[in-house]
This record gives sequence, C1' cells and structure tokens, in this order.
RNA sequence: GGGUUUGUAGCUCAGGUGGUUAGAGUACGUCCCUGAUAAGGACGGGGUCGCAAGUUCGAGUCUUGCCAGACCCACCA
Repeated sequence: GGGUUUGUAGCUCAGGUGGUUAGAGUACGUCCCUGAUAAGGACGGGGUCGCAAGUUCGAGUCUUGCCAGACCCACCA
C1' cells in the first nucleotide's frame, strides 16, 4: 500500500427485508427482604448507535470518506 471484518450503555453483546418508544445480561443507585451480610425481589439512572456527509417520507440498518482495532496478502529494509 491492497483486501476482509469489527465499532451500539462502565463491561459482554442482540437488534431479520430500512418502519418510529434504541434493548438484554452484568455492573451502578434507591428500596424491600435479613439480627446483619450474601443471595433473592422491585424500581431507577446511564446512549450523539466510532466521526462526518449522502440517499430516503423515514437510517443502528443502505452508500461514500475518514478514524481506531483484529486478520490476510503484497512491498521495502
């Protein structure tokens, strides 16, 4: 340099053929339960969906560029 692939909550991930309330587990906070803790239960907060642009009535999803990670190939030494 070329190609493939990944990027969504603090962390691990889901999200079919674009359709409208952005989710699960875990972690965190409050409360319940207990003599107390753990476990368990209820509720809650937390997201520019990597960044920017485009297509569309509508984009986490499609297109382009860029950034970062992983893998493969090539080149130089």
Model confidence (mean pLDDT): 80 of 100. Predicted 3D model of a 77-nucleotide RNA (transfer RNA) from Bacteriovorax sp. HI3. Its Rfam family is "tRNA". About the family: Transfer RNA (tRNA) molecules are approximately 80 nucleotides in length. Rfam classes the family as a transfer RNA.